Overview
The RNA shown here (SAM riboswitch aptamer (S box leader)) has 121 nucleotides. The sequence was found by an Rfam model in a public genome assembly.
[in-house]
C1' cells in the first nucleotide's frame, strides 16, 4: 500500500517563522486568502476512537481526560453514479384514464471516492 469495522450537518484558536496559494484528486459551482494561503513550531482548546473508573455484564450505560492518535472556515463546502418519489413536456390507445419516451429541477435513500480511529497483516 491493500483489508475489516465504526464515524463523518455537533464542537473547538492565538502567537512565531515563512511568503502564494488553498478548500483530497478530475470537471463545474461557490468560497477563503498580502487585514497573510499552504507548510513548520509553540501554547491553548474541542471531541472521546484507543484509554481510566464505576455499574450492568450478551449488546451496553454513566463519569473522566494522565497518555497515543485526531481535529480546531464553509455539511467530507456543494454537485457528478444508481434507484425511488414529485412537477412539467411529448407520443400512442382512448376520454374515467392508462402505457411509453426523453430531458430538466427538487427531495430521499444507497453506492463510489475520501478523511479519521481501532484491529489485522
Nucleotide at each position: 500500500a491493500u483489508g475489516u469495522u465504526a464515524u463523518c450537518a455537533a464542537g473547538a484558536a492565538a502567537g512565531g517563522c515563512u511568503g502564494a496559494g488553498g478548500g483530497a484528486a478530475u470537471a463545474g459551482a461557490c468560497c477563503c486568502u498580502a487585514u497573510g494561503a499552504a507548510g513548520c513550531c509553540u501554547u491553548a482548546g474541542c471531541a472521546a476512537c484507543c484509554c481510566u473508573u464505576u455499574c450492568a455484564c450478551u449488546u451496553g450505560a454513566a463519569a473522566g481526560a494522565a497518555g497515543g492518535u485526531g481535529c480546531u472556515a464553509c455539511a467530507u463546502u456543494c454537485u457528478a453514479c444508481a434507484a425511488a418519489a414529485a412537477u412539467g413536456u411529448c407520443c400512442a390507445a382512448a376520454u374515467a384514464u392508462u402505457g411509453g419516451a426523453a430531458a430538466u429541477u427538487u427531495u430521499u435513500u444507497g453506492a463510489u471516492a475520501g478523511a479519521u480511529a481501532a484491529c489485522g497483516a